RNA sequence: UCUCCGAACGGGCAAAGCCAGAGUAAUCUGGUGACGCAAAGCCACGGGUCCUGGACUGACAGGAUAGCCGGGUUGCCGAA
Numbered sequence: 001u002c003u004c005c006g007a008a009c010g011g012g013c014a015a016a017g018c019c020a021g022a023g024u025a026a027u028c029u030g031g032u033g034a035c036g037c038a039a040a041g042c043c044a045c046g047g048g049u050c051c052u053g054g055a056c057u058g059a060c061a062g063g064a065u066a067g068c069c070g071g072g073u074u075g076c077c078g079a080a
Stems, first nucleotide, its partner, number of pairs: 012037002017032006035067001041073003045070003048065006
């Protein structure tokens, strides 16, 4: 120095619920709030799930989810 790993310190993110707003919806944004998170930063590329149209229970199209998994990419602190 790099990789694996994860104690401490500092800083970071923010589930459910509630309030306001956007959207047909899934869901998202802001506030409040912390269940948790070492990528719970970013990218819908593969799979999954969900919504809408369509269909009639199929194909297909569009959308949502990165806090479902995989993959890509960037990256803070730091002991045994």